Model confidence (mean pLDDT): 79 of 100. Predicted 3D model of a 404-nucleotide RNA (Bacterial RNase P class A) from a Planctomycetota bacterium. It was read from a public genome assembly, where an Rfam model found it. The organism belongs to Planctomycetota, within Bacteria.
């Protein structure tokens, strides 16, 4: 030089006019409370000084809170969540480290990362068979059966006295490949019950053997672990897939700032259903049952209220939606120095207060410098993910090529 890898900071600057809106101060000019009156106190306008005013994602509403409210936030199940180890954190489905496995030359990236010997599926076409499956081609046929000859023998029958025919006994060869054996060759498919190689068989097969790869037992080192690296033995090998359903750990009450507090104002109410008996005793109690509520079903427990003066429940109607606060932003808050820790993050010690609208504020010109600006605007807060994005600077690392 060139091509890349991880991280991190900034998100148009400066001037000048005029606008917005929060807060604190002068000053004016009302209103309200109090006071006997001077004065206090509070509130609007207005002018004027000072002083702050959207983002790394404010966006998605996916996750975890904080805060609020529900008399059970009590156990169990459905259900939904998450899955390698070890930290961190308030917590988490987030971060850091490590370890497995996959891609990258490499700095580095991904995470489909508990269990298939509990069980149910699924794998088109293709192939004989797609899991304790299976024989298309092909190989064998040693047993066994068949078919042809043939050598030694034995009876019987003919006899031309050479033999020739049956019928059997045995003892060999050739064929067929029937019945069987085969899973080693070839084929088919992502993927066919390890691999090479030698023995052995009628032909194979781990059948046996040597080496390897896998599993299991056990032992040793090394780590907190998850793992990892030897080394003995040994059946000789026990298929994918769970981001398929399910199994198995661990975790999960719920609703949500339109949560909810306070104040002030107003109203009407109707129909429907609806669960008992005993006693004591004259009006309620008690006991057993039974009905019902109780911020996710369901089921058990728990509180509570009811059983005809009847909880509750639906179904029809009315009347209210004002104000204040919640939110007058102190926050698991920003920054900076130290320390500990590989990092994440933690302690301590100092300095700062950084937007609070309430239909919804931060714009508008000019002039300049330039990277010519891109995605894009809070609405109780705050700790991650995701997703969008034009471009500029810095830091640390890898590769290639040239030169010295």
């Nucleotide at each position: 030089g060139g091509a890349g890898u991880g991280g991190g900071u900034c998100a148009g600057g400066c001037g000048a006019u005029c606008g917005c809106u929060g807060u604190g101060g002068a000053u004016g000019a009302g209103g309200c409370u109090u006071g006997a009156a001077a004065g206090a106190g509070u509130u609007u306008c207005a002018u004027u000084c000072g002083u702050g005013g959207a983002g790394g994602a404010a966006a998605g509403u996916c996750c975890g809170g904080g805060c609020u409210c529900c008399g059970u936030a009590g156990g169990a199940u459905a259900c939904g969540g998450u899955g390698g180890u070890g930290g961190g954190u308030a917590a988490c489905g987030c971060c850091c480290a490590c370890c497995g496995u996959c891609c990258g030359c490499g700095a580095g990236g991904a995470u489909c990362g508990g269990g298939c010997c509990a069980g149910u599926g699924c794998a088109a076409c293709a192939g004989a068979a797609a899991g304790u499956a299976a024989a298309c081609c092909g190989c064998c046929g040693a047993u066994g059966g068949c078919u042809u000859g043939g050598g030694c023998g034995a009876u019987g029958u003919c006899u031309u006295u050479g033999g020739a025919c049956a019928u059997u006994g045995u003892c060999g060869a050739a064929g067929c490949a029937c019945a069987g054996g085969u899973a080693a060759g070839g084929g088919u498919g992502a993927a066919a019950c390890g691999g090479u190689g030698c023995g052995g068989u009628a032909a194979g097969a781990g059948c046996g053997c040597a080496c390897c790869a896998g599993c299991a037992u056990c032992g040793c080192a090394g780590g907190u672990g998850a793992c990892u690296g030897c080394g003995a033995u040994g059946g000789c090998u026990u298929g994918g897939u769970a981001a398929a359903c399910c199994c198995c750990a661990c975790c999960g009450g719920g609703a949500g700032c339109a949560a909810g507090a306070u104040c002030a104002a107003g109203c009407a109410g109707a129909g429907a259903g609806a669960a008992g008996a005993u006693g004591g005793u004259u009006u309620c109690c008690a006991u057993c049952a039974c009905g019902g509520u109780u911020u996710u079903g369901u089921c058990c427990g728990a509180a509570c209220c009811g059983u005809c003066c009847g909880a509750c429940u639906c179904u029809c109607g009315g009347g209210u939606a004002g104000a204040u606060c919640g939110c007058g932003a102190c926050g698991a808050g920003g920054c900076g120095g130290c320390a500990a820790g590989u990092a994440a993050u933690u302690g301590u010690c100092g300095c700062c207060c950084c937007a609070g609208a309430g239909a919804a504020a931060u714009g508008a010109u000019c002039g300049u410098c330039c990277a010519c600006g891109a995605c894009a605007a809070a609405a109780c807060c705050c700790g991650g993910c995701u997703u969008a994005u034009c471009g500029a600077c810095c830091c640390a690392c890898u590769c290639c090529u040239c030169u010295u």
Rfam family: Bacterial RNase P class A. Rfam classes the family as a ribozyme. Rfam's curators write: Ribonuclease P (RNase P) is a ubiquitous endoribonuclease, found in archaea, bacteria and eukarya as well as chloroplasts and mitochondria.